This is a predicted structure of a 542-nucleotide part of an RNA (large-subunit ribosomal RNA, domain I) from a Candidatus Shapirobacteria bacterium.
[in-house]
Context: one part of a larger RNA
RNA sequence: AGCAAAUGGUGGAUGCCUUGGUCGCUAAGGCCGAAGAAGGACGCGGAAGACUGCGAAAAUGUUCGGGGAGCCGUCAACAGGCUAUGAUCCGGACGUGUCCGAAUGGAGUAAUCCACUCUGAUGAAAGUCAGAUUACUGUCCCGAUUUAUCGGGGCGGGGGUAAGCCGGGGAACUGAAACAUCUAAGUACCCGGAGGAAAAUAAAUCGUAUGAGAUUCCGUUAGUAGCGGUGAGCGAACACGGAAAAGCCUAAACCCCGACCGCAAGGCUGGGGGGUUGCAGGGUCCAGUUGUAUGAUGUGAAAGAUUAGAAAAAGUUUCUGGAAUGAAACACCAAAGAGGGUGAGAGUCCCGUAUUUAAAAAUCUAGUAACAUUUUGACAGGAUACCUAAGUACCGCGGUCCACGUGUAAUGUCGCGGGAAUCUGGGGGGACCAACCUCCAAGGCUAAAUACUUUAGCGGACCGAUAGUGAACUAGUACCGUGAGGGAAAGGUGAAAAACACCCAAAGUAUGGGAGUGAAAUAGAUCUGAAACCAUUUGCUA
Numbered sequence: 001a002g003c004a005a006a007u008g009g010u011g012g013a014u015g016c017c018u019u020g021g022u023c024g025c026u027a028a029g030g031c032c033g034a035a036g037a038a039g040g041a042c043g044c045g046g047a048a049g050a051c052u053g054c055g056a057a058a059a060u061g062u063u064c065g066g067g068g069a070g071c072c073g074u075c076a077a078c079a080g081g082c083u084a085u086g087a088u089c090c091g092g093a094c095g096u097g098u099c100c101g102a103a104u105g106g107a108g109u110a111a112u113c114c115a116c117u118c119u120g121a122u123g124a125a126a127g128u129c130a131g132a133u134u135a136c137u138g139u140c141c142c143g144a145u146u147u148a149u150c151g152g153g154g155c156g157g158g159g160g161u162a163a164g165c166c167g168g169g170g171a172a173c174u175g176a177a178a179c180a181u182c183u184a185a186g187u188a189c190c191c192g193g194a195g196g197a198a199a200a201u202a203a204a205u206c207g208u209a210u211g212a213g214a215u216u217c218c219g220u221u222a223g224u225a226g227c228g229g230u231g232a233g234c235g236a237a238c239a240c241g242g243a244a245a246a247g248c249c250u251a252a253a254c255c256c257c258g259a260c261c262g263c264a265a266g267g268c269u270g271g272g273g274g275g276u277u278g279c280a281g282g283g284u285c286c287a288g289u290u291g292u293a294u295g296a297u298g299u300g301a302a303a304g305a306u307u308a309g310a311a312a313a314a315g316u317u318u319c320u321g322g323a324a325u326g327a328a329a330c331a332c333c334a335a336a337g338a339g340g341g342u343g344a345g346a347g348u349c350c351c352g353u354a355u356u357u358a359a360a361a362a363u364c365u366a367g368u369a370a371c372a373u374u375u376u377g378a379c380a381g382g383a384u385a386c387c388u389a390a391g392u393a394c395c396g397c398g399g400u401c402c403a404c405g406u407g408u409a410a411u412g413u414c415g416c417g418g419g420a421a422u423c424u425g426g427g428g429g430g431a432c433c434a435a436c437c438u439c440c441a442a443g444g445c446u447a448a449a450u451a452c453u454u455u456a457g458c459g460g461a462c463c464g465a466u467a468g469u470g471a472a473c474u475a476g477u478a479c480c481g482u483g484a485g486g487g488a489a490a491g492g493u494g495a496a497a498a499a500c501a502c503c504c505a506a507a508g509u510a511u512g513g514g515a516g517u518g519a520a521a522u523a524g525a526u527c528u529g530a531a532a533c534c535a536u537u538u539g540c541u542a
Stems, first nucleotide, its partner, number of pairs: 001541009015527001016492002020463002022460009031160002039100003042055003046078001049075003061094006070082003105114003115134001117132006136157010165193005175182001179229001205212002216243004226234002247445003250389001254273005260267002278423001280388003283384004288379003295374005304364004309357003315330005331348002333337001339351003394418007404430001425440005479486002499526001502514004
């Protein structure tokens, strides 16, 4: 020096565990904000670093309920206190709520500085303190006047918001095995807006030769018909089966009342009635039948549910063991043998569980049911031709959306130009024409079924600390970056701290040796403790 074995060190794999995640299902709920939000800064404890809670009334105040013996949040002990005159704790309501932040008196480098006006306190005064007010903007009312503004008052807006929704804009990588039409994709992203959902919605629909009868969502039709450098790819609809179901109001004709203009005729405009459709309907005139389904306004429940809780059965002995929930023996409860804990596998030890039950207060149910007042609807005949949404429909050109890339390209929609008809009317049925069928545009509203998410409960042939969220721990923390932003590592003594009193060595440090606790100390700052690596001892080889 090498090899082997043993014993240690180092190291933290593996095993076991779970406080945390992840993915679903079910139920209930769903906007907050000038009455100052979301989010923060700074403070508040006996001492106070972090987290949590709270706001100068500051780990909290008042009150109403619950509850019944301990409590003063956690790391985390110490000191000092509170509590059967009911604390701590849980729930409802109320109060307080510094400063910044839409931030709104002015300014500003957020959490700071400086004010106007009025009122109050204090002070001899100067001043200080406290309360209120003072941004911009929309609209309505009143007043003023120089008719465009000002002043006063009322009601609003502003900002935030995870996902979902609607609208306005709108990529590229990529795929096409290159690439340009195409695709990715109307996706990502930006902006605006609204709500607990949003959007859509009551046929100028669809369909085929029978008819259906608003919208939305699911299944299916169907990867079909089609579109497509007919490439890559894109991709319906009708019908059918379900979920849920709900329909209405204006404009106009005509009638009545009013304002303004006009000498008048009349014009224009406001309010009320009327009226709302396609087998056309309505109005007007003539002559009838029937009877309260609806809407509006006012008052306004209850059952039930949610936000604390309450009651809740039944096991002992012996043995092993540090410890019984194990073994043995004999029992018991069960509308409860879900689950968790307890010194090892516990229906009968504890918390619970099945079941039953509870609310002073608040919320939902719900401004719903109900009640009161008020309003009217439906059917049918004859005549008349008054009305039935105009720069609209439609056409040309150029786009866009429709599964549909200009194509035979209809339908919808936008820009520019042109520009109807009026029920003997008009649109559609995929160029266009005819016939036939069907519907009635150019005004508006509308719940549910649907999407997403929070909370609670339950679950998983989901993970188990290099996994599962980035985060099981002071985690969006430490740290990095001027900044936008990036972004960790880090769990486990033991049943119980019983966390090693005391002695010895030592620098009287670390540490070690005794002693002691414990079932175990090679469980000592720690479960188990692999390998690489480093030592010591012994043996072998040269």

Annotation
The organism belongs to Candidatus Shapironibacteriota, within Bacteria.